RNAcentral holds the sequence, with entries from Ribocentre. Predicted 3D model of a 109-nucleotide RNA (c-di-GMP-I riboswitch aptamer) from a Thiotrichales bacterium. Its Rfam family is "c-di-GMP-I riboswitch aptamer". Gene Ontology term of the family: cyclic-di-GMP binding.
C1' cells in the first nucleotide's frame, strides 16, 4: 500500500462431529478482514450453578422432573410447583472485543 494486480482467510446461516455449556473441528456458504497468521501474558464479554431418587465410582456422574404461567409502560404484584438454578471466584471458552508479544506473502514509483 498504487482509482492497483496476484494469491489468501472467512460472519452469519444449513449440514456433520465433539464439548455439560460457552465453543471448537470438518464440508458447504461469504458479512467482512492488509495481520481476520500465530500465542490466553493484561484488560473485557461469554458459559457452568435447580428439585428428588440413585450410587462399592462422590462426579461438571446416572435417572426423572419444574413454568421461559400471568397482569402491569415500569417498579412491582399475582398464581401453581419438591425445584423456574442469586452472587462471586476458578476452571474453559473467546486472538473476528481491546491491549501486548512473535511471524509473514505480493508489490508500481
Nucleotide at each position: 500500500g498504487a482509482g492497483a494486480a496476484a494469491g489468501g482467510c472467512a460472519a452469519a446461516c444449513c449440514u456433520g462431529a465433539c464439548a455439560a455449556a460457552a465453543g471448537u473441528c470438518a464440508g458447504g456458504g461469504a458479512c467482512g478482514c492488509a495481520a481476520u497468521g500465530c500465542c490466553a501474558c493484561g484488560g473485557g464479554u461469554c458459559c457452568u450453578c435447580g428439585c428428588u431418587u440413585c450410587c462399592u465410582c462422590c462426579g461438571a456422574g446416572a435417572a426423572g422432573c419444574c413454568a421461559u404461567g400471568g397482569a402491569u409502560g415500569a417498579c412491582u404484584c399475582c398464581c401453581c410447583g419438591a425445584a423456574g438454578g442469586a452472587c462471586c471466584c476458578a476452571a474453559g471458552a473467546u486472538a473476528g472485543c481491546c491491549g501486548g508479544g512473535c511471524u509473514g506473502c505480493c508489490u508500481a514509483u

Taxonomically the source falls in Thiotrichales (Bacteria, Pseudomonadati, Pseudomonadota, Gammaproteobacteria).